[in-house]
RNA sequence: GGGCGUGUGGCACAGUCUGGAUAGCGCGGCUGCCUCCUAAGCAGUAGGUCGGGGGUUCAAAUCCUCCCACGCCCG
Numbered sequence: 001g002g003g004c005g006u007g008u009g010g011c012a013c014a015g016u017c018u019g020g021a022u023a024g025c026g027c028g029g030c031u032g033c034c035u036c037c038u039a040a041g042c043a044g045u046a047g048g049u050c051g052g053g054g055g056u057u058c059a060a061a062u063c064c065u066c067c068c069a070c071g072c073c074c075g
Base pairs, nucleotide, nucleotide: 001074002073003072004071005070006069007068010027011026013024020058029045030044031043032042033041051067052066053065054064055063
């Protein structure tokens, strides 16, 4: 340099193929209940504008394009 893949709350992931309106689950955090206390259990709650820019569209995490980071392969 070329090809492919990945990037979504603090962490691990789904959703992308086939665009659809409030982006979801688990763990973790916080608060409360329970308990003599802690853990466990139960209930509630905060935290994302989907790696970044641009484009298409009534509408983009999803499609197109450029760039960035990481991984694998080729030279």

This is a predicted structure of a 75-nucleotide RNA (transfer RNA) from archaeon CG10_big_fil_rev_8_21_14_0_10_43_11. Its Rfam family is "tRNA". Rfam classes the family as a transfer RNA. The prediction has a mean pLDDT of 81. The RNAcentral record of the sequence draws on ENA.